Context: one part of a larger RNA
């Protein structure tokens, strides 16, 4: 010098898109920048190393030799990398025909439940709990029937299931729209992978303006419980939860597992497509591609476990870790209306 790691021990960025950069399929030709060999120049002296010598030795000193990363020039070589030109189709994309889906946005519609209002019946309770009380009710509640208004969420189907990059998405209909998968192999001809910055998206809570407000419900009030009860339980209840537009940008944003590609036993099940077999066909069998799970060979792992959806075997690129506390804090910077977010120490201490 090389050599370590990131599911759970410290460590995968919340997710995507993509700039620079890094990396890059098959064949041919050229070039010779990288690369290799050789030649030549330079690489001061001193020092280190070797040999010899001078101080009685040594340190020290003198002489000679060797060595010298590197840099420049020249010659040669052309496997690999680069560059230039040409060609190719398997990577990638396009096209055509199909196909599944809670993917997204907008508009409309529906039923159940709830609540409010009006009316009818009815007449003393209802509600609530472990038991109660606060609360509601003869100004007629609860219960029940009819009519009307309102807001929010969409039971069963529903799945170990589907879709999406993630966050996430679930009534029905229509409109607009993104992506996937299968089959064909018609076209382009490496157009690819990753991705520091950047940009976009990003649950809930929270913020701004305007609306809306049924139920639920931080805060708050009351009733209980209790030694107390700033709680758990009960009765109320404001913000909020909902909509539009604009912000915020966090999370146990989790598979605590970055993305892509290739390779490495099977078996079983679920979802989507294709081919084929069975006289036809519901169905079923076989093969195949894509996706979601279970169990497991080899292998890996500290173990738990992972195991073609890898945590196996490799390659490419990015992010991140380096004892605990101090601290995801202070300061500074950037962002934000604010709340705060991002970036991110040290003293000291164990």
């Nucleotide at each position: 010098c090389u050599g370590g790691g990131c599911u759970u021990a410290a460590a995968g960025g919340g997710u995507g898109u993509g700039u620079a950069g890094g990396c890059g399929g098959u064949c041919c030709a050229g070039u010779a920048a990288g690369c290799a060999u050789c030649c030549c120049g330079u690489g001061a002296a001193a020092g280190c190393c070797c040999u010899c010598g001078g101080c009685u030795c040594a340190a020290c000193c003198g002489a000679g030799g060797a060595a010298u990363g590197g840099c420049a020039g020249g010659a040669u070589g052309u496997a690999c990398u680069g560059c230039u030109g040409g060609a190719c189709u398997u990577g990638a994309g396009a096209c055509g025909c199909g196909u599944a889906g809670g993917g997204g946005c907008c508009a409309g519609u529906g039923g159940a439940a709830c609540u409010c209002u009006g009316g009818g019946u009815g007449g003393a309770g209802c509600g609530g709990c472990g038991a109660a009380a606060u609360g509601c009710g003869u100004a007629g509640a609860u219960a029940u029937c009819c009519a009307g208004g309102g807001g929010a969420a969409c039971g069963c189907c529903a799945g170990u299931g589907g879709c999406g990059a993630a966050g996430g998405c679930g009534a029905c209909u229509g409109g607009c729209u993104g992506g996937g998968c299968g089959c064909g192999u018609u076209c382009u001809g490496a157009c690819g992978c990753u991705g520091a910055g950047g940009c976009a998206c990003g649950a809930a809570a929270g913020c701004g303006u305007g609306g809306g407000g049924a139920g639920c419900g931080a805060a708050c009030g009351g009733g209980a419980u209790u030694a107390g009860a700033u709680a758990c339980c009960c009765c109320g209840g404001u913000a909020g939860u909902c909509c539009a537009c604009g912000c915020c940008c966090u999370a146990a944003a989790c598979g605590a597992u970055g993305u892509g590609c290739a390779c490495u036993a099977g078996u079983u099940u679920c979802g989507g497509g294709g081919a084929u077999c069975u006289c036809u066909g519901a169905c079923g069998g076989u093969c195949u591609c894509c996706g979601g799970g279970g169990c497991g060979a080899a292998g890996g792992g500290a173990a738990a476990c992972c195991g073609u959806u890898a945590a196996g075997u490799g390659c490419a690129c990015c992010g991140c870790c380096u004892g605990g506390g101090g601290a995801g804090u202070a300061c500074g910077g950037c962002c934000g209306c604010a709340a705060g977010g991002c970036u991110a120490a040290a003293a000291c201490u164990c």